[in-house]
């Protein structure tokens, strides 16, 4: 990376228009509110490094050095969280993550 299997969650949501002989719970357009999270994307932890000052400690005082500590910048996971994207009857389609094989 490929195949193959599994593999959740949320309105059959309201309004208008259109397609269809009629007509719908089906498509498609628009608008409006209600919802999920597990394509994708976006945020955040300890640590790790860095930086001026300031405290405290070590050095026989100072300076200079080093450690710690406050503060800040960087970097930084996810099944956490956000809901931009997506997606909310069945089918279908996608669908993180796992199982088997190459």
């Nucleotide at each position: 990376u490929c195949a193959c299997u599994g593999g959740a969650g949320a309105g059959a949501g309201a309004c208008g228009g259109g397609u269809c002989c009629c007509g719908g719970a089906a498509c498609c357009c628009g608008u409006c509110c209600a919802c999920c999270g597990a394509a994708g994307g976006g945020g955040c932890a300890a640590g790790c490094g860095g930086c001026a000052a300031c405290c405290g400690g070590c050095c026989a005082c100072c300076c200079a050095g080093c450690c710690g500590g406050c503060g800040c910048c960087g970097u930084c996971a996810a099944u956490c969280u956000c809901u931009c994207a997506g997606g909310u009857a069945a089918a279908g389609c996608g669908g993180a993550c796992a199982g088997c094989g190459a």
This is a predicted structure of a 102-nucleotide RNA (Glycine riboswitch aptamer) from uncultured Ideonella sp. The source organism's lineage runs through Bacteria, Pseudomonadati, Pseudomonadota, Burkholderiales and Ideonella. Its mean pLDDT, the model's own confidence on a scale to 100, is 80. RNAcentral holds the sequence, with entries from MGnify.